The prediction has a mean pLDDT of 82.
Predicted 3D model of a 73-nucleotide RNA (transfer RNA) from a bacterium.
Its Rfam family is "tRNA". It is annotated as a transfer RNA.

RNA sequence: GCCACCGUAGCUUAGUCGGUAAAGCAGACGAUUCGUAAUCGUCAGAGCAUCGGUUCGAAUCCGAUCGGUGGCU
Numbered sequence: 001g002c003c004a005c006c007g008u009a010g011c012u013u014a015g016u017c018g019g020u021a022a023a024g025c026a027g028a029c030g031a032u033u034c035g036u037a038a039u040c041g042u043c044a045g046a047g048c049a050u051c052g053g054u055u056c057g058a059a060u061c062c063g064a065u066c067g068g069u070g071g072c073u
Stems, first nucleotide, its partner, number of pairs: 001072007010025004019056001027043005049065005
């Protein structure tokens, strides 16, 4: 320098034929217990790396940029 893939909640991921984002762990509260842990229930938490474009509507499509991983030279 070139190519491919990836960037979504504190962490790990899902959601990719466009229709107002889901789960597990972690967290808060409650139940249970003599108490802790475990278990169960409820709740909160992200607008999707950034910018621009297309569209009635974008995490999802297109372009550029940034970052990460891998490969080639």